The RNA shown here (transfer RNA) has 72 nucleotides and comes from a Solirubrobacteraceae bacterium.
The RNAcentral record of the sequence draws on ENA.
The source organism's lineage runs through Bacteria, Bacillati, Actinomycetota, Solirubrobacterales and Solirubrobacteraceae.
RNA sequence: GGGGGACUGGUCUAAUGGUUACGAUGCGGGUCUCCAAAACCCGAGAUUGGGGUUCGAUUCCCUGGUCCCCCG
Numbered sequence: 001g002g003g004g005g006a007c008u009g010g011u012c013u014a015a016u017g018g019u020u021a022c023g024a025u026g027c028g029g030g031u032c033u034c035c036a037a038a039a040c041c042c043g044a045g046a047u048u049g050g051g052g053u054u055c056g057a058u059u060c061c062c063u064g065g066u067c068c069c070c071c072g
């Protein structure tokens, strides 16, 4: 330099272009307990940046970023 792939709450992870973005774990609060753990209930928290297409974009297109793989 060329080609391919990945990026979603703190972490892991799901999504047919269409309801308030799914779930787990962690975190905060509560119930229970002598206390704690476990269990159960409630809550906050996310789509890598920018642009485009569309009535509507996590999803499609363009461009940048970070990481991984292959070729030279």
Base pairs, nucleotide, nucleotide: 001071002070003069004068005067006066007065010025011024012023018055027043028042029041030040031039048064049063050062051061052060

The coordinates come from a structure-prediction model, not an experiment, and the mean pLDDT is 85.